[in-house]
RNA sequence: ACCCGACAAUAGCACACCCGUCGUGAGGCGGGGCCGCAAAGCCAGGAAUCUCAGGGCAUCGAGAUUGUCCGGCUGCCGAA
Numbered sequence: 001a002c003c004c005g006a007c008a009a010u011a012g013c014a015c016a017c018c019c020g021u022c023g024u025g026a027g028g029c030g031g032g033g034c035c036g037c038a039a040a041g042c043c044a045g046g047a048a049u050c051u052c053a054g055g056g057c058a059u060c061g062a063g064a065u066u067g068u069c070c071g072g073c074u075g076c077c078g079a080a
Base pairs, nucleotide, nucleotide: 004078005077012037013036017032018031019030020029021028022027035067041073042072043071045070046069047068048065049064050063051062052061
C1' cells in the first nucleotide's frame, strides 16, 4: 500500500411511511422518520426494471431508478 471489514471509534447517508411541493407518470425536492448501508459518495457509460401527456404501431422516441447489478473516479477508520 492492496485485500479485508468488527457487537470498535468518529463523522455521514436514509427504506417503508407521514406532511408540503413539482411532474401526465415512473419519480424528484424539502421536512420528519429510522429498515438498513463502508462506498447507501460522485458519474445514467453497459445491463436490468419501471413510466409516458403527446406522436405513433417502429417494440420508436423521451424519461425515471446508482438503496438492482456491472464498470469508471474518489474516499473515513483499523481489530482479526
This is a predicted structure of an 80-nucleotide RNA (c-di-GMP-I riboswitch aptamer) from Gemmatimonas sp. Of the family's consensus pairs, 90% are formed in the model.